[in-house]
Small-subunit ribosomal RNA from an uncultured bacterium, 1485 nucleotides, folded computationally.
The sequence is in RNAcentral, with records from Greengenes.
The prediction has a mean pLDDT of 83.

RNA sequence: AAGAGUUUGAUCCUGGCUCAGGAUGAACGCUAGCGGCAGGCUUAACACAUGCAAGUCGAGGGGCAGCACGGGUAGCAAUACUUGGUGGCGACCGGCGCACGGGUGAGUAACGCGUAUGCAACCUACCCAUAACAGGGGGAUAGCCCAGGGAAACUUGGAUUAAUACCCCAUAGUUCUGUUGAAUCGCAUGGUUUAACAGAUAAAGUUGAGGCGGUUAUGGAUGGGCAUGCGUGCCAUUAGGUAGUUGGUGAGGUAACGGCUCACCAAGCCAGCGAUGGCUACGGGGUCUAAAAGGAUGGUCCCGCACACUGGUACUGAGACACGGACCAGACUCCUACGGGAGGCAGCAGUGAGGAAUAUUGGUCAAUGGGCGAAAGCCUGAACCAGCCAUGCCGCGUGAAGGAUGAAGGUCCUAUGGAUUGUAAACUUCUUUUAUACACCAAGAAAAACUCGAACGUGUUCGAGCCCGACGGUAGUGUAUGAAUAAGCAUCGGCUAACUCCGUGCCAGCAGCCGCGGUAAUACGGAGGAUGCAAGCGUUAUCCGGAUUCAUUGGGUUUAAAGGGUGCGUAGGCGGCUCUUUAAGUCAGUGGUGAAUCCUGCCGCUUAACGGUAGAAUUGCCAUUGAUACUGUUUUUCUUGAGUAUGGUUGAGGUAGGUGGAAUGUGUUGUGUAGCGGUGAAAUGCAUAGAUAUGACACAGAACGCCGAUUGCGAAGGCAGCUUACUAAGCCAUUACUGACGCUGAGGCACGAAAGCGUGGGGAUCGAACAGGAUUAGAUACCCUGGUAGUCCACGCCGUAAACGAUGAUCACUCGCUGUUUGCGAUAUACAGCAAGCGGCUGAGCGAAAGCAUUAAGUGAUCCACCUGGGGAGUACGAUCGCAAGGUUGAAACUCAAAGGAAUUGACGGGGGCCCGCACAAGCGGAGGAACAUGUGGUUUAAUUCGAUGAUACGCGAGGAACCUUACCUGGGCUUAAAUGUAGGCUGCAUUCGGCUGAAAGGCUGAUUCCCUUCGGGGCUGCUUACAAGGUGCUGCAUGGUUGUCGUCAGCUCGUGUCGUGAGAUGUUGGGUUAAGUCCCGCAACGAGCGCAACCCCUACAGCUAGUUGCCAGCACAUAAAGGUGGGAACUCUAGCAGAACUGCCGUUGACAAAACGGAGGAAGGUGGGGAUGACGUCAAAUCAUCAUGCCCCUUAUGUCUUGGGCUACACACGUACUACAAUGGCCUGAACAGAGGGAAGCGAAACUGCGAAGUUAAGCGAACCCCUUAAAACAGGUCCCAGUUCGGAUUGUAGGCUGCAACUCGCCUACAUGAAGUUGGAAUCGCUAGUAAUCGCAGGUCAGCAUACUGCGGUGAAUACGUUCCCGGGCCUUGUACACACCGCCCGUCAAACCAUGGGAGCUGGGGGUGCCUGAAGUCUGCCACCGCAAGGAGCGGCCUAGGGUAAAACCAGUGACUGGGGUUAAGUCGUAACAAGGUAACC
Repeated sequence: AAGAGUUUGAUCCUGGCUCAGGAUGAACGCUAGCGGCAGGCUUAACACAUGCAAGUCGAGGGGCAGCACGGGUAGCAAUACUUGGUGGCGACCGGCGCACGGGUGAGUAACGCGUAUGCAACCUACCCAUAACAGGGGGAUAGCCCAGGGAAACUUGGAUUAAUACCCCAUAGUUCUGUUGAAUCGCAUGGUUUAACAGAUAAAGUUGAGGCGGUUAUGGAUGGGCAUGCGUGCCAUUAGGUAGUUGGUGAGGUAACGGCUCACCAAGCCAGCGAUGGCUACGGGGUCUAAAAGGAUGGUCCCGCACACUGGUACUGAGACACGGACCAGACUCCUACGGGAGGCAGCAGUGAGGAAUAUUGGUCAAUGGGCGAAAGCCUGAACCAGCCAUGCCGCGUGAAGGAUGAAGGUCCUAUGGAUUGUAAACUUCUUUUAUACACCAAGAAAAACUCGAACGUGUUCGAGCCCGACGGUAGUGUAUGAAUAAGCAUCGGCUAACUCCGUGCCAGCAGCCGCGGUAAUACGGAGGAUGCAAGCGUUAUCCGGAUUCAUUGGGUUUAAAGGGUGCGUAGGCGGCUCUUUAAGUCAGUGGUGAAUCCUGCCGCUUAACGGUAGAAUUGCCAUUGAUACUGUUUUUCUUGAGUAUGGUUGAGGUAGGUGGAAUGUGUUGUGUAGCGGUGAAAUGCAUAGAUAUGACACAGAACGCCGAUUGCGAAGGCAGCUUACUAAGCCAUUACUGACGCUGAGGCACGAAAGCGUGGGGAUCGAACAGGAUUAGAUACCCUGGUAGUCCACGCCGUAAACGAUGAUCACUCGCUGUUUGCGAUAUACAGCAAGCGGCUGAGCGAAAGCAUUAAGUGAUCCACCUGGGGAGUACGAUCGCAAGGUUGAAACUCAAAGGAAUUGACGGGGGCCCGCACAAGCGGAGGAACAUGUGGUUUAAUUCGAUGAUACGCGAGGAACCUUACCUGGGCUUAAAUGUAGGCUGCAUUCGGCUGAAAGGCUGAUUCCCUUCGGGGCUGCUUACAAGGUGCUGCAUGGUUGUCGUCAGCUCGUGUCGUGAGAUGUUGGGUUAAGUCCCGCAACGAGCGCAACCCCUACAGCUAGUUGCCAGCACAUAAAGGUGGGAACUCUAGCAGAACUGCCGUUGACAAAACGGAGGAAGGUGGGGAUGACGUCAAAUCAUCAUGCCCCUUAUGUCUUGGGCUACACACGUACUACAAUGGCCUGAACAGAGGGAAGCGAAACUGCGAAGUUAAGCGAACCCCUUAAAACAGGUCCCAGUUCGGAUUGUAGGCUGCAACUCGCCUACAUGAAGUUGGAAUCGCUAGUAAUCGCAGGUCAGCAUACUGCGGUGAAUACGUUCCCGGGCCUUGUACACACCGCCCGUCAAACCAUGGGAGCUGGGGGUGCCUGAAGUCUGCCACCGCAAGGAGCGGCCUAGGGUAAAACCAGUGACUGGGGUUAAGUCGUAACAAGGUAACC
């Protein structure tokens, strides 16, 4: 020491991406009251106008331009002239300083920096201490003066002059040089001390007489120089580099060592522990972050280095190769009289430019510090201050207390009301930090100097006095006034604290990731509210963190990314037992060093930031002293690791040779005849010139049946007939020998399947390419017929594979069971045992899981290899290997938020198993053909209203469109409007009958004028007012309710327990059985729920009760007859109750079960038949037009009234029915038998009329009573005789009937007449398993009328089911999966389009660096030197080196380039369908 979001339907894991934190020299947006402390060009080391940033000393000197004072001369004066006399002092000589301070980070990957050492190889002005000294002489030169040149900068000549400038001579030593000794020290070169001799070299003055300054020497201090150990980026797609290079000798040079330079000699030196090259970069203390280890960074401050326009060079000096010095070259800028000159802000300000971006051309030397000076002092853009900037950190404030009618207003809601803003405001009281005004007013100042005094004694110390403040009238203090002057920014889907309304409608937009937005957006925009922080808040950029996501602490590699194809072996790493040595590693003590910062304590600013002080820490390096277990080093021993020996043994181990049979093909020949061959089916092909088949002989090449295996051998690749030779290895036994000789192994070397390449052979089979035939929409495939390379051999290449156990090698340890190979032991092929292999199963442990499990993926050790999201890509470029193909090594831009592993539940499969269903099969009957009816589509129309559309729409909503219905169209009207309710008021105008107009609605108008009452009133109607309108308009994808379907399929779940990290599993799977998750048995499950079944209704049987309107056996009466009547309660029936059936009984089978089969009995037998009943759920299934309902929309209309029309159209297509095509029939005649329903605006008997539909009169019946109501098919008889008919009835005509305001569009029925298509229906398809299909009629609902439809009812009444292979649907188990919107899934590649980055590319352009040659400034060094100089020296001439320039060839790195290659991305493009299921040819390398 914290985690979270995001891959999935869900899970665990791997793994990336993203967020929350901190930080910044920041920038941008919005906002802004104050103060303190810090900070402020990160870009163009780009260019710079202007001013300032280094001077000082007259106590070194000659002097005197300017200023002041004094003097002098002239003048009345003003003033002019003059005078170094004084203060002082321009320029000049001289001294010191200018090498500090200040700036910047270009260069530099280096002894540059850091750290620690060394210098016995060195220097050091000023300062301190000590010792000694300062004698004599000389000539110049600047200045000044005169004369000249030049535009200027500047410069030339002459004359004259001084010094603490320069030179010469003297003196001298503890100095230096040389020679010769001695002592002593050191790891070494060597040092130190000392003695002697010889030689060499000094000085400056000034004064106020105290001093200051000078010279020599030594020491110190300070500052530097040099050397060394260690540490200090990236790239190996940079692997070799180096000629002064490495070393030596000698010389030169330097303060000093040194190839630093030169001559000669040698051939070294550096490098895989990364040389050389390239790119990048000042380094450190530190800073940020982090738990730490680390990572990133190097701004401000401190230290070091480097640089000063670019490059080179030296001079002066103690110190420089010198930011505000010099010379040269170059670029640039400026001046110019064109001849020539001048310049260097990376000092402080400032300007331009660049940029997202960074300040004033300020004040003062008051303090601190620096230079000069004896000092005063002068100088100081160092410094101290102020100004600007919220850039950061810190602090303060914008008020405090009370105050509920919880005001108004805003916002929201479930809206007569509530919630919130909110004690917030108003209001009352209080305070005054801050603000404003006025007043007072600091510390920072102590020295020096000067004056005075004192001490010592003549310049030091002490004391007193005096003098000096930029900041600044600032900080601070006091008084007065008055809440008075002061709040914003971001966010509110999750992560992540904070929610509602409106607008918008995949638009506009948001977005850090996931993702929001397509009409109810907490995600966009606005508002209200809330949350967070606050003079700031957000955004962007960058760094660390989280990220154990490069893993030292602290990761991995069977399947997620990752073990090298295998071995041998070099370097390296690691290494058995014993003794010994040493002390390198290691450990401990002590010392040195490590500013500030960080941390802790204390202290100072009112606090804090900030600062002061002390401590701790600074984990490091060095030195020193010790310890010696372990590692290393040295020595010694041992045998167990390893090897050798001896004896056995095993095997498809390898190489070379020989040899064998079967098969195949071919050739020759015989027999033999019409096909063979091939396939899903065919065809191509072969064959009458004789194939195939069969026999004989011959030849060729390749591969080796049985044995043979879960076997064996080998390092891997791999190895198989038999045999010979050569050869390698393992194992076992013996324990004789060696004595750690071992393990691993980067580079390296060798081996290395198949395919491929080269040369030469060989060529039977098979067989890429290719050809043909098929298949197909196509078929450059799968299938077939042929067939070249190849397949085989020799030699040489290639060097890769899913080269796999997807598992590196070695060693040790760790439960068991079982099989097998070889050896040993043993007489033995029984069998225990041992060793080495090869397998299976299973524990602990491990693992994400699957799994591994003594042959580890367990526990440890050593070494090597490899991995770090997916794609781009194993690609490009480069290098290297190869004859080539290609191999090895191996990126980036760009792009995505995933890609992936294992397991889970589903779904799916042209996967498997089991089972069921009128699913198929077996049957019966249809439909598809005709005509008509009806619905739908389409078309048409003013409108043909709307909905339903695979199964699950289509005689469906509609159970009945002439008007109405009606929703549609045309025309005409109405606007609180048709209806209803509540409340209040008024009223009796209501109602009825008219008239005019109009298509009607409507409009105008005439007459008429309530009821009840307990008299209080009430009822009803109308009018009026107020409030509620209305909408078949949209959304069934906002909904409720209802419904269809899977499916009356047998399933769907839960609790507890158990298993699993988990999703989940178990139960529910298994063995049987069932119609059934029905039941039984078994079982880590035990139970339970919704479903199944049962309970309910109808039906089938009998009993009991009851007996009208139903019934009538027996007894009577009566009739033509009839339950008509008396009566009966038996029967039928009606409708209530109770019963009956339960595999209950018997037998067989079965597991002692469940159950199945057979049987008995029974009205009924194995759910008796039928109905109602529809689990969890699926289809965003259907319905906003039954109804209800959110939101949206219309409001003189999308509402509403009304006329007429339409929903009935009609080239056509489809569905569902009806009627037929006929003789099992049609027609005619006749004396049979139901059930279930309906009936009052109804059913309507009967009678009469009419051919009939029907009509008239009219009984009965609100119905077991009356009516509808004659059932029909059947049966009996007759007729028709196979025809478009005596079948069929469409269509049409005429005449009628009925309903209704009204049958034209557009009803039904009747009669007569007419008499169409149609002669059993293609592909394909539907229903049905028994009282079923088929067939026959009857009734009902709707309804004024209208039925081939629908819903019911009964009559007659079959055939077939072997069986589950196949089609369809379903259930259970299992398997695969890249599917989960779930196969109507997923998904690949070309092509076409747009955009993006990138490779190649004839070339073109630019850049840095190196090399060769030529040239070569300034300058050091050097040589010459006839000129100048007394000398020192100078001028001049030459040489070496070199910056720069030119030139040449090559390499490298960038940019760009017609064209070109692939790659990536992009809702709905094209072609196919490669992969995922056996993906339809298993996939893959």